[in-house]
């Protein structure tokens, strides 16, 4: 210095242009003599940043930033 991937809840991680989920962690009840466990059930999101297309963008473009990675 080119190209390639990847960025979504606290964490790991899904997600065919039409209502943003899932496990885990928290949090609240149930159960129980206590505590794990286990059931129920609630909160949590600037979909990395900005632009464009679209009636409608987490998705399709382009710029940028950050990670990881190939060649040089």
């Nucleotide at each position: 210095g080119a190209c390639c991937u990847g960025u979504u809840a606290g964490u790991u991680c899904a997600g065919u242009g039409g209502u943003a989920g899932a496990a885990u962690a928290u949090c609240u009840g149930a159960c129980u003599g206590u505590c794990u466990a286990u059931c129920a059930g609630a909160a949590g999101g600037u979909c990395a940043u900005g632009g464009g297309u679209u009636c409608g963008a987490g998705u399709c473009c382009c710029a940028u930033a950050c990670a990881g990675g190939u060649c040089g």